[in-house]
RNAcentral holds the sequence, with entries from ENA.
This is a predicted structure of a 381-nucleotide RNA (Bacterial RNase P class A) from a Rhodocyclaceae bacterium.
RNA sequence: GAAGUUCGUCAGGCAGUCGCUGCACGCCUUCGGGCGUGGGGAGGAAAGUCCGGGCCCCGCAGGACAGGAUGCCGGUUAACGACCGGGCGUCGUGAGGCGACGGAAAGUGCAACAGAGAACAGACCGCCGAUGGCCUCAUCGAGGAUCAGGCAAGGGUGAAACGGUGGGGUAAGAGCCCACCGCAGGACUGGUAACAGGACUGGCACGGCAAACCCCAUCCGGGGCAAGGCCAAAUAGGGGAGCAAUGGCGUGGUCCGCGCUGCUCCCGGGUAGGCUGCUAGAGCGUCGUGGCAACACGCCGCCCAGAGGAAUGACUGCCCGGUGUUGUGCGCUUUGGCGCGCAGCACUCGACAGAACCCGGCUUAUCGACGAACUUCCCUU
Numbered sequence: 001g002a003a004g005u006u007c008g009u010c011a012g013g014c015a016g017u018c019g020c021u022g023c024a025c026g027c028c029u030u031c032g033g034g035c036g037u038g039g040g041g042a043g044g045a046a047a048g049u050c051c052g053g054g055c056c057c058c059g060c061a062g063g064a065c066a067g068g069a070u071g072c073c074g075g076u077u078a079a080c081g082a083c084c085g086g087g088c089g090u091c092g093u094g095a096g097g098c099g100a101c102g103g104a105a106a107g108u109g110c111a112a113c114a115g116a117g118a119a120c121a122g123a124c125c126g127c128c129g130a131u132g133g134c135c136u137c138a139u140c141g142a143g144g145a146u147c148a149g150g151c152a153a154g155g156g157u158g159a160a161a162c163g164g165u166g167g168g169g170u171a172a173g174a175g176c177c178c179a180c181c182g183c184a185g186g187a188c189u190g191g192u193a194a195c196a197g198g199a200c201u202g203g204c205a206c207g208g209c210a211a212a213c214c215c216c217a218u219c220c221g222g223g224g225c226a227a228g229g230c231c232a233a234a235u236a237g238g239g240g241a242g243c244a245a246u247g248g249c250g251u252g253g254u255c256c257g258c259g260c261u262g263c264u265c266c267c268g269g270g271u272a273g274g275c276u277g278c279u280a281g282a283g284c285g286u287c288g289u290g291g292c293a294a295c296a297c298g299c300c301g302c303c304c305a306g307a308g309g310a311a312u313g314a315c316u317g318c319c320c321g322g323u324g325u326u327g328u329g330c331g332c333u334u335u336g337g338c339g340c341g342c343a344g345c346a347c348u349c350g351a352c353a354g355a356a357c358c359c360g361g362c363u364u365a366u367c368g369a370c371g372a373a374c375u376u377c378c379c380u381u
Stems, first nucleotide, its partner, number of pairs: 001377010012319007020041002023038006043352001047363002050361005055224004067220005072086005087101001088099004102215002107213002109209002124155002126151003131148003134144004163181006182204001183202003188197003228276004238267006247261005283302003287298004320350002322347011
């Protein structure tokens, strides 16, 4: 210098003018509110609502069944399916990235196409034909590859073919035998553990799929701020008390009785509406201590939206950064241009996006700028 990896920070700045929405204070008010001053007013994801918790209500969740989630080990945490550290596997030259990473020796099941054969496998091509037949030559024998039969080394199919390489062995072959590698068991050693190493033993068995059913272990009561609590009109309806003619209407031949009906007051439920929940919290920042880290603890300082059909905006100017273009200086040049710096001008260039009870995560979107550590390659000293 080039190309990368991981982690982190920012998310244009300043001023003026005009607005929007809460809070405090002051003034005015027709009590609905209005005006003035001061101060506050989106994010790293406020998003998706995918996990986990706080808080609240139902309720008392002990057991069983069903269902769901998670699944190597250790730690962090309020909790988690998150995070940190480690192990193993895999990808990358590397820094590093990624992994539903328990059980296939409980059972059931699956494997299209191709292929002879797909799990107590199999023989298409092929190899052999020692042995016993057959044929030929022919003295005990030799030959043929013809039948029985033997083999699975080589070829071929497939994602996968029942250990691999080499040697011995054999008629040809084969863990049939041997060496090394792999595999299974494994005393012992290191490690909290996952796991790693491994003397020695065994000729090799028990193929793959659990993101198929399933088995094992752990966890999970349901619903959510439209939760929930308080105040409480008008109208209608409910309960109670009182008032009045012992009233009116209906039933009926009449009386009693029964039913309906008026006015006033009180009570409670509840709708509209209002208040609350509501923002001081697993809070933020500097520093220190412990820890590899996630994180924990401590001192000091700070207050940082609280709206609710939902405010947080618009315009102008200057500056910053980007892109394009013009001019100019320097360097290189194959005279076409290219690179770097400076200056002027232009830009419908400065992303993604918008709190709604609050936190911890994950995922997704995002123009770009900057910082730290590390890796690989090249050049110079």
Taxonomically the source falls in Rhodocyclaceae (Bacteria, Pseudomonadota, Betaproteobacteria, Rhodocyclales).
Rfam family: Bacterial RNase P class A. About the family: Ribonuclease P (RNase P) is a ubiquitous endoribonuclease, found in archaea, bacteria and eukarya as well as chloroplasts and mitochondria.
It is recorded under the gene name rnpB.